[in-house]
RNA sequence: AGGCGCGUAGUUAAAUGGUAUAACAUCGGUCUCCAAAACCGAGGUUGAGGGUUCGAUUCCUUCCGCGCCUG
Numbered sequence: 001a002g003g004c005g006c007g008u009a010g011u012u013a014a015a016u017g018g019u020a021u022a023a024c025a026u027c028g029g030u031c032u033c034c035a036a037a038a039c040c041g042a043g044g045u046u047g048a049g050g051g052u053u054c055g056a057u058u059c060c061u062u063c064c065g066c067g068c069c070u071g
Stems, first nucleotide, its partner, number of pairs: 001070007010024004018054001026042005047063005
């Protein structure tokens, strides 16, 4: 320099155009003498910009970051 892949919650992962979801974690509550466990509940997420579309995590494009391949 060229090519390919990946980027979603604190972490690990779903969601192939139609309400962004689960587990663990965090916080609150119930229970308990206290704690743990168990149960109930809550908050929190699409790497950034632009485009297509009635509607974008999803399709197109530029950039950023990471990884792999070629030279």